RNA sequence: GUGGAUGUAGCUCAGGGGCAGAGCACCCGGUUGUGGCCCGGGAGGUCGCCGGUUCAAAACCGGUCAUCCACCCCA
Repeated sequence: GUGGAUGUAGCUCAGGGGCAGAGCACCCGGUUGUGGCCCGGGAGGUCGCCGGUUCAAAACCGGUCAUCCACCCCA
């Protein structure tokens, strides 16, 4: 340099046009002599960034950034 994959909550990941979810972690409560397990509840993300399409974009399109993979070139 060329092609491809990935980017969503603190972490691991779903969701592929119709007001963003799960598990774990965190906070509060129940249970317990205390803690864990278990049970109930809660907080937490304008979906990497910019722009476009659309009545409506996490999703579709273009650009860009980061990480990873393959290939190519040079020293």
This is a predicted structure of a 75-nucleotide RNA (transfer RNA) from an Elusimicrobiota bacterium. Its Rfam family is "tRNA". By type it is a transfer RNA. Lineage of the source: Bacteria > Pseudomonadati > Elusimicrobiota.